[in-house]
This is a predicted structure of a 468-nucleotide part of an RNA (small-subunit ribosomal RNA, 3' major domain) from a marine sediment metagenome.
Context: one part of a larger RNA
RNA sequence: UGACGGGGACCUGCACAACCAGUGGAGCAUGUGGUUUAAUUCGAGACAAACCGAAGAACCUUACCUGGACUUGACAUUCUAGUGACAGUUCUAGAGAUAGAAUCUGUUCGAUUUAUCGAACCAGUAGAACAGGUGUUGCAUGGCUGUCGUCAGCUCGUGCCGUGGGGUGUUCCCUUCAGUGGGGUAACGAGCGCAACCCCUGUCAUAUGUUGCAAAUCAUAUGAGACUAUCCGCCUCAGUGGCGGGAGGAAGCGGGGACGACGUCAAGUCAGCAUGACCCUUAUGUCCAGGGCGACACACAUACUACAAUGGAGCCGACAAUGGGUUGCCAAGCGGUAACGCGGAGCUAAUCCCAUCAAACGGCUUCUCAGUGGGGAUUGAGGGCUGCAACUCGCCCUCAUGAACGAGGAAUUGGUAGUAAUCGCGGAUCAGCCAAGCCGCGGUGAAUACGUUCUCAGGUCUUGUACA
Numbered sequence: 001u002g003a004c005g006g007g008g009a010c011c012u013g014c015a016c017a018a019c020c021a022g023u024g025g026a027g028c029a030u031g032u033g034g035u036u037u038a039a040u041u042c043g044a045g046a047c048a049a050a051c052c053g054a055a056g057a058a059c060c061u062u063a064c065c066u067g068g069a070c071u072u073g074a075c076a077u078u079c080u081a082g083u084g085a086c087a088g089u090u091c092u093a094g095a096g097a098u099a100g101a102a103u104c105u106g107u108u109c110g111a112u113u114u115a116u117c118g119a120a121c122c123a124g125u126a127g128a129a130c131a132g133g134u135g136u137u138g139c140a141u142g143g144c145u146g147u148c149g150u151c152a153g154c155u156c157g158u159g160c161c162g163u164g165g166g167g168u169g170u171u172c173c174c175u176u177c178a179g180u181g182g183g184g185u186a187a188c189g190a191g192c193g194c195a196a197c198c199c200c201u202g203u204c205a206u207a208u209g210u211u212g213c214a215a216a217u218c219a220u221a222u223g224a225g226a227c228u229a230u231c232c233g234c235c236u237c238a239g240u241g242g243c244g245g246g247a248g249g250a251a252g253c254g255g256g257g258a259c260g261a262c263g264u265c266a267a268g269u270c271a272g273c274a275u276g277a278c279c280c281u282u283a284u285g286u287c288c289a290g291g292g293c294g295a296c297a298c299a300c301a302u303a304c305u306a307c308a309a310u311g312g313a314g315c316c317g318a319c320a321a322u323g324g325g326u327u328g329c330c331a332a333g334c335g336g337u338a339a340c341g342c343g344g345a346g347c348u349a350a351u352c353c354c355a356u357c358a359a360a361c362g363g364c365u366u367c368u369c370a371g372u373g374g375g376g377a378u379u380g381a382g383g384g385c386u387g388c389a390a391c392u393c394g395c396c397c398u399c400a401u402g403a404a405c406g407a408g409g410a411a412u413u414g415g416u417a418g419u420a421a422u423c424g425c426g427g428a429u430c431a432g433c434c435a436a437g438c439c440g441c442g443g444u445g446a447a448u449a450c451g452u453u454c455u456c457a458g459g460u461c462u463u464g465u466a467c468a
Stems, first nucleotide, its partner, number of pairs: 001468002003465003007462007015452002019415005026305002029302005034296002042053002064291007073130001077129005083123002088103006106121006132280002135278003141274002143269003146265001148263001153192006159168003172183003198257004203224007227252001230246006294434001307408001311367007323354003328347002333342003374405001379400007421444007
């Protein structure tokens, strides 16, 4: 100087407390471990791994396994020799890769009267350099990322102090979300952080306006506006500052996002990419078919659906926003109980469609506390759709079946306001989809916070130390 302390003082945080809703019990979905397997590809592992890489595993993907094949190779550049178009289409063998046969046969330039010859492009064959590797090492690395933590810290120049490591500044008092600001001060300044500048949202003005609009709206662009500014009272170290109230105002630290200091964890990633070294080179490379990644005594994690009457079912009625669409979204109409099919209008979209654009909600009826008309798992049968192909292993519809579950032990999570809870809608990926995931959007819309003793984490100062 740090680190540590079941030392001290002060402070902060949904950290505790108060309140609300959960998880842990059930069923199912997904991920992980374990076990099994020919293979169940690999990685991630307290917080900070476990709906994570994966914003889509039937084939492909795919890296794994079994089997069948290839060896200058599926891909790139170059050279040598020699040959010829290759490709496409059809047929045969085969699980296919592939092999064989038929058909079809070149383009440009130069020389040359033409025939023909040469060169280039392209392809095959033989060979040589080489390709290739999701093989190893994240403890050789770049880049990117997580985490402490959006915590308020981390440093430097000169000066001063100290033999030196180093200290000072950065400590102290007040204050702040903040090393924020003020005062004081052997320090004076500065940098990276904080804040602000950026974006969205809430108010207003101006301009423009088709596809939008009676008006009000709405959209796009540019600006204005808030700075704790002003008044009163109180506290105060009389400087800042804090608290309460008033006026005006849409708004009185307005809300959210992006932004992550010096560093820590030899944290994560060689499988996103790049890359050193090592290793393989008729195989650890490449192609193909089938299988596997989907197994199942069990354990953990994260969600979904419930256990019902603040409810279930039926009929009627109302109100959104974000988005997406030409190999696409698909209207009206018709068929079908439905999934869906036929149909073909419109739309490259503020125009048309998804989409009557919603559901929770409101009204009426019914059920009457029961494993019940709660709950929907599981299974049987019949259909629909995508796709070469739904057996392993897709989704949807209809009928039938109707399991556990009667509020969940120890323990534990999230949330302080348009938040929690609850309700539906959209999108990416995508042929389809195992999405109950993720990312967004709007609708309805609470309760509680005495307080900092305790738990956890962090910050500043101080103290002890057999630690570095």
Record summary:
It matches the Rfam family "Bacterial small subunit ribosomal RNA". The RNAcentral record of the full RNA draws on SILVA.